[in-house]
The RNA shown here (c-di-GMP-I riboswitch aptamer) has 85 nucleotides. Of the family's consensus pairs, 100% are formed in the model. The prediction has a mean pLDDT of 92.
RNA sequence: ACCUGAAAAAGGCAAACCGUCCGAAAGGGCGGGACGCAAAGCAAGGGGCCUAAACCCGCAAGGGCACGGCAGCCCGGCCGCCAGC
Repeated sequence: ACCUGAAAAAGGCAAACCGUCCGAAAGGGCGGGACGCAAAGCAAGGGGCCUAAACCCGCAAGGGCACGGCAGCCCGGCCGCCAGC
């Protein structure tokens, strides 16, 4: 280095929910709050999932579609603390 996370220390992140702001929505930012997390750090490359404003189809109802999202769904990539070995 790789691998591993039993014990320990230093610490870290923060689901639901609430407030507020942004957004058409999905969702996101900030504050509160902790279900959990050893990568729950970074990043949409592959798969998957969510949304459907614009656009397309349609007489309409409605349908389709990502150039919008999710890294706390999986794989892959990058980087990293402590300890064991």